[in-house]
RNA sequence: AGCCAGCCGGGCAGCCGCUGUGUCCUUCGGGGCAUGGAGGAAAGUCCGGGCUCCAUAGGGCAGAGUGCCAGGUAACGCCUGGGGGGCGUAAGCCCACGGCCAGUGCCACAGAAAAUAUACCGCCAAGCGGCGUUCGCGCCGCCGGUAAGGGUGAAAUGGUGCGGUAAGAGCGCACCGCGCCUGUGGUAACACAGGUGGCAGGGUAAACCCCACUCGGAGCAAGACCAAAUAGGGGAGCAUUAGGCGCGGCCCGCGUUGCUCCCGGGUAGGUCGCUUGAGGCGUGCGGCGACGUACGUCCCAGAUGAAUGGUUGCCCUCGACAGAACCCGGCUUACAGGCUGGCUCAA
Numbered sequence: 001a002g003c004c005a006g007c008c009g010g011g012c013a014g015c016c017g018c019u020g021u022g023u024c025c026u027u028c029g030g031g032g033c034a035u036g037g038a039g040g041a042a043a044g045u046c047c048g049g050g051c052u053c054c055a056u057a058g059g060g061c062a063g064a065g066u067g068c069c070a071g072g073u074a075a076c077g078c079c080u081g082g083g084g085g086g087c088g089u090a091a092g093c094c095c096a097c098g099g100c101c102a103g104u105g106c107c108a109c110a111g112a113a114a115a116u117a118u119a120c121c122g123c124c125a126a127g128c129g130g131c132g133u134u135c136g137c138g139c140c141g142c143c144g145g146u147a148a149g150g151g152u153g154a155a156a157u158g159g160u161g162c163g164g165u166a167a168g169a170g171c172g173c174a175c176c177g178c179g180c181c182u183g184u185g186g187u188a189a190c191a192c193a194g195g196u197g198g199c200a201g202g203g204u205a206a207a208c209c210c211c212a213c214u215c216g217g218a219g220c221a222a223g224a225c226c227a228a229a230u231a232g233g234g235g236a237g238c239a240u241u242a243g244g245c246g247c248g249g250c251c252c253g254c255g256u257u258g259c260u261c262c263c264g265g266g267u268a269g270g271u272c273g274c275u276u277g278a279g280g281c282g283u284g285c286g287g288c289g290a291c292g293u294a295c296g297u298c299c300c301a302g303a304u305g306a307a308u309g310g311u312u313g314c315c316c317u318c319g320a321c322a323g324a325a326c327c328c329g330g331c332u333u334a335c336a337g338g339c340u341g342g343c344u345c346a347a
Stems, first nucleotide, its partner, number of pairs: 001344008010315007018037008039321001043332002046330005051219004063215005068082005083097001084095004098210002103208002105204003120150002122146003127142006158176006177199001178197008223272004233263006243257005279298008316319001
């Protein structure tokens, strides 16, 4: 000068409050005492799971996601170890890292040409035509050859060198790269070695798509229980052998209306869900590690208008980002300043 991992995130004291729990008292309003009371991210709500309700024989389509290998885990898009690629002198960091000869699409500008290839400048022997000629040939044009050189572009049909040729070209050869085959090592990704083929034939799949794998939906305002007042619903009994209303011209009859009790749905309200959990800490053991396991030990917010605050004094390095709402594992993002350990490079 850097890299990695872990930790802290003002301290102490007094007074006044808020809230959960236990206990005692109570005039039932409350009060006394004891004790607990935000975070590393409580955040974003981006993944995964628990839990709850709904759906569901099995499978498929559609849709979404993931994408090197092996392992860890309740599970994951997370983590660990490894392989490959990139960056860095290094410690170390980063990577959606399957497939474009299954098909389709796209590639601005520039450029001859952006994908069945093609030829602007240039280079070139022979042939043909013209002009010149010192008769050797030179120049221009045509017909052709070429893809080495120039030029365009993010990208132009492997790269470097030698040979070769009219000039050139994997045309031939060596090395590198690439494809295929075999062997060796490795659980595997893959690596290495040998052989073989002059060379597959631009890029793009966080373009459609193809292949493989995973996924039912909704969420604690989930959901469960208790349950008024008022107004409905259902049933039984009583009363009236009365009356009112409806059907009817009238009678009989039927329905309805009264009182008491019971049942059921649901609203207000209340209770549960609610915090003991894939839990924290310590030690031992297994494993490179993520992690697993045994023993010991601890209980660490749980509200529902929703608490965790205010104030005073002293001190210091003068204090960042930020506030739980069912829970847990991750990821990502924000963060003044400080501490500890390990490692790298330079002097």